[in-house]
This is a predicted structure of a 401-nucleotide RNA (Bacterial RNase P class A) from a Bacteroidota bacterium. The organism belongs to Bacteroidota, within Bacteria. The coordinates come from a structure-prediction model, not an experiment, and the mean pLDDT is 76.
RNA sequence: AAUGCAGGCCGCCUUAUCGCUUUUCGUUAAUUCGGAAGGAGGAAAGUCCGGGCAGCGCAGGGCGCUAUGCUUCCUAACGGGAAGAUAUCCGAAAGGGUAUAGUAGUAUAACAGAGAAUAACCGCCCCGGUGAAAACCGGAGUAAGGGUGAAAAGGUGGGGCAAGAGCCCACCGGUAUCUGUGGCAACAUAGGUAGCCGUAUGCCUCAUAGGUUGUAAGGCCAUGUACAUCUCGAUUUUCCGGGUAACCGGAAUACAGGGCUGCCCGCCCUGGUUUUGACGUAAGUUUAAAGUCGUGAGGGGUAGGCCGCUAGAAUCCUGAUGUGAUUCAGGAACCAGAUAAAUGAUAAGGGUUUUCGCGAAAGCGGGAAGACAGAACCCGGCUUACAGGCCUGCUUUUUUU
Numbered sequence: 001a002a003u004g005c006a007g008g009c010c011g012c013c014u015u016a017u018c019g020c021u022u023u024u025c026g027u028u029a030a031u032u033c034g035g036a037a038g039g040a041g042g043a044a045a046g047u048c049c050g051g052g053c054a055g056c057g058c059a060g061g062g063c064g065c066u067a068u069g070c071u072u073c074c075u076a077a078c079g080g081g082a083a084g085a086u087a088u089c090c091g092a093a094a095g096g097g098u099a100u101a102g103u104a105g106u107a108u109a110a111c112a113g114a115g116a117a118u119a120a121c122c123g124c125c126c127c128g129g130u131g132a133a134a135a136c137c138g139g140a141g142u143a144a145g146g147g148u149g150a151a152a153a154g155g156u157g158g159g160g161c162a163a164g165a166g167c168c169c170a171c172c173g174g175u176a177u178c179u180g181u182g183g184c185a186a187c188a189u190a191g192g193u194a195g196c197c198g199u200a201u202g203c204c205u206c207a208u209a210g211g212u213u214g215u216a217a218g219g220c221c222a223u224g225u226a227c228a229u230c231u232c233g234a235u236u237u238u239c240c241g242g243g244u245a246a247c248c249g250g251a252a253u254a255c256a257g258g259g260c261u262g263c264c265c266g267c268c269c270u271g272g273u274u275u276u277g278a279c280g281u282a283a284g285u286u287u288a289a290a291g292u293c294g295u296g297a298g299g300g301g302u303a304g305g306c307c308g309c310u311a312g313a314a315u316c317c318u319g320a321u322g323u324g325a326u327u328c329a330g331g332a333a334c335c336a337g338a339u340a341a342a343u344g345a346u347a348a349g350g351g352u353u354u355u356c357g358c359g360a361a362a363g364c365g366g367g368a369a370g371a372c373a374g375a376a377c378c379c380g381g382c383u384u385a386c387a388g389g390c391c392u393g394c395u396u397u398u399u400u401u
Stems, first nucleotide, its partner, number of pairs: 001397002004394007012350007020039007041372001045383002048381005053214004060265004065210005070084005085100006101205002105203005121146002123142002126139005154172006173197002175194008218307004227298001229297002232294004237252006255271005274290003277286003315332006352369007
């Protein structure tokens, strides 16, 4: 000097004029006029996670379904963050990805191949038969050699065997486990024991979490109207108290309807328990009509305003602690709340980048441009997009001393 990697910051500035809007102070018939203090991000995006908050009267149990899964720590919590471990991939390197609970059982692994985990095509060995021989046929044994394949029942060497095989032995590899050392731990390392010896994925099992819907949640005020419609269902039984009785009040049960949720169960809430007609001497019967309540439909009215709505698990500064994410203490200030949606426009100068001209260079002059992008209940994360500039650390290469 160049290149790459990791982390962080900025991403236009000043003045003037005009315009929009929130809060507040004064003023006006009137947001009419004036003053003061403010007014869009690091991602506001995606809607992917976690919460705050709100509704479902109280909400429970079981099942199902979904998500996460190494260790330690952080956090309100998370599928998030910090620091690490092991395996594996990319890179020359600095670095950057992916994965990680369990394994008793079960299923799958195309094609090729005899066969994908109780196997036997070629082959090897033994016995019997035919044959002059080569060879052929049958029986029993085998998985060391060959072939197919991504993968064929750990590898090398030796013993053993009729021939072979971890069948046995030595060494190595894997797995399980024990001891020492280091570490909070995941694990690492050294030594020992055990012939324990296919790989991957899914189902399955375990642990943790999850009621559901979501600010168009939800709440309040004002205005206004028509339900006199249709369909279906219920209007049951018993007990207690008061009362001479008529009747009044209550409870249970049955019925109907309903109850945050994907299903089931439990538990609860609401409603009516009435009148008339007909039959009967009466007690009662009937389910005929009406009334009341409810399910499903049809129809009608309103659609305006206020709250939720920004003082926070918050922000900034300083110090302490810790490898760090964080945590603690002190201090400072209040910094958008719109509702068809405000937060802007113009001019001049400066600055940044780029390009052209002049110049040995510093620099001077002219032209052009300005990234991704716009709050809508709020907060913590993740993911994605981003012209250009700056700072810190590290890798590699080159040059000079």